[in-house]
Context: one part of a larger RNA
RNA sequence: CUGGGCGUAAAGGGUGCGUAGGCGGCUCGAUAAGUCCGGCGUGAAAUCUUCACCGCUCAACGGGAAGGCGCCGCUGGAAACUGUCGGGCUGGAGUGCCGGAGAGGUGAGUGGAAUUCCUGGUGUAGCGGUGGAAUGCGCAGAUAUCAGGAAGAACACCGGUGGCGAAGGCGGCUCACUGGCCGGUCACUGACGCUGAGGCACGAAAGCCAGGGGAGCAAACGGGAUUAGAUACCCCGGUAGUCCUGGCCGUAAACGGUGAACACUAGGUGUGGGAGGUAUCGACCCCUCCCGUGCCGGAGCUAACGCAUUAAGUGUUCCGCCUGGGGAGUACGACCGCAAGGUUGAAACUC
Repeated sequence: CUGGGCGUAAAGGGUGCGUAGGCGGCUCGAUAAGUCCGGCGUGAAAUCUUCACCGCUCAACGGGAAGGCGCCGCUGGAAACUGUCGGGCUGGAGUGCCGGAGAGGUGAGUGGAAUUCCUGGUGUAGCGGUGGAAUGCGCAGAUAUCAGGAAGAACACCGGUGGCGAAGGCGGCUCACUGGCCGGUCACUGACGCUGAGGCACGAAAGCCAGGGGAGCAAACGGGAUUAGAUACCCCGGUAGUCCUGGCCGUAAACGGUGAACACUAGGUGUGGGAGGUAUCGACCCCUCCCGUGCCGGAGCUAACGCAUUAAGUGUUCCGCCUGGGGAGUACGACCGCAAGGUUGAAACUC
C1' cells in the first nucleotide's frame, strides 16, 4: 500500500455555504510532462534460475555465458488516452423575458374564541375533586349566571401520508422588506461544473447571563390520598421555567435510523403546482408533458425483513464513518464554554 462494509447486525458527519485537494461535457490543432516502444548506461562479488558451454571418471564443486526484476540518467521514436497551451461548440451549469404556488424568513400592526383575575348585578349552601375520598375553595357570600374591565399565552373549524424550507423547523389576519423553488419561452454567456479535509454560518427542547413579562401549564417543593413503605402513579396547591429583547450553549431516536451529484433501468394508482391539446355555452371530464409528494408492485438487489425511476437496482466521482462485547463516549491532554458541559478520545484489566 492493499480488503470488506455503513436502512434494522459495528458504521452517513444535525444541516448548509465554501477553501485546499480529488474528479470533470462535445470538437479541432499544437505539445510531449504522465503513458508506450527501441538503444546506451547501471543494479560489485557470492547466491538464485537456465544452458546436448568448459574442467575435476560422474556429481557436489569450480569456471563461463545468459536471464528474471528493476532503477535513474542520456538518447531516438509513437500521439490513442491523461495533462498543458490555443481555437471552436451547446447538450452540463448559469442569466434574461413571461407566468405561478406556498404555515420559507425578518419586522410592524391587528382579530375573535377560551382561560384566569378584578369590579358590579342576580342568587344561596355548597363547590371542587376521585376508583372512593381527603387536603383545597365557600356565610367576610363561593360554585352557577349576566354585564363591564385587565392581562398573558396559544391560534378551534379550514387542515389534508396537503404545502414551504438545507436541516432544525414553519399554522388566526393584514402590511412592509426578503430567500429559495416550479412551469413556459429558447433570446444570452460558453464548461463558468460535481464533491468538499480544514474553515465559516445555521442549528429542537432543556439549560445559562442581563433586563422585562407572567394568564394557563408546571420540574423542584408543600399538602391530601394510595400503600407494608410510596422520596411515585391519582388529587389540591405551587416556584424556576414556558413568553419577549439582547447575549451564550451546540446537543437529540438532530430519524427516511438511508451523505451529495450525475446517468441509466417494466408498470399500476392517488395527490399538490404549472403548461399544452381534443372538446363543451361553460365550470368539469378526458389525453400529453414538466416539477413535487404518497401507496402498490416487476426485473434486479437483500441474511431476511424489505427496497424497488423519491432504489436499499446498475454504474461513475468526491466526502464522512465502521473493524468483537464490557471497561467508555470514561481517564488524561488539548481546544471551546460564565457554568452545566461539549468536541477530540485512549489504556490496563476482563469475557
Molecule: small-subunit ribosomal RNA, central domain
Organism: uncultured Candidatus Sumerlaeota bacterium